SAM riboswitch aptamer (S box leader) from Allobacillus halotolerans, 120 nucleotides, folded computationally. Its Rfam family is "SAM riboswitch aptamer (S box leader)". Rfam links the family to the GO term regulation of gene expression. Model confidence (mean pLDDT): 82 of 100. Lineage of the source: Bacteria > Bacillati > Bacillota > Bacillaceae > Allobacillus.

RNA sequence: CUCUUAUCAAGAGAGGCAGAGGGACUGGCCCGAUGAAGCCCGGCAACCACUGGAUGAUAUUUAAAAUCAUCCAACAGGUGCUAAUUCCAGCAAAGCAGGGGAUGCUUUGAAAGAUAAGGG
Numbered sequence: 001c002u003c004u005u006a007u008c009a010a011g012a013g014a015g016g017c018a019g020a021g022g023g024a025c026u027g028g029c030c031c032g033a034u035g036a037a038g039c040c041c042g043g044c045a046a047c048c049a050c051u052g053g054a055u056g057a058u059a060u061u062u063a064a065a066a067u068c069a070u071c072c073a074a075c076a077g078g079u080g081c082u083a084a085u086u087c088c089a090g091c092a093a094a095g096c097a098g099g100g101g102a103u104g105c106u107u108u109g110a111a112a113g114a115u116a117a118g119g120g
Base pairs, nucleotide, nucleotide: 001120002119003118004117005116006115007114008113013041015040016039017038021031022030023029025090026089027088028087042082043081044080047078048077051073052072053071054070055069056068057067058066086112091109092108093107094106095105096104097103
């Protein structure tokens, strides 16, 4: 860089350093010297790993042990996250409003993006 799968409506500091930008992209709309990015600390979550428990399945003559699956708890390891629904829309379909159109609204599905795990 790319492919696959899962998730994206919840959650998280009146802390320290630092100084002007930030919210992926485009258009909006926002945040920011009552201090942005970044770093540190704190916090949240629980994707992977680890640990404990419950249930079920597999195999075995039976049991124990083992393996697998689901759920619950915990989390000291690997990540992640910590304004606004992934801040909203960006493409398509359906419905509604509009005489029709322009246009607007709603819903659903994609796309794009983010994160994790696995593969190339």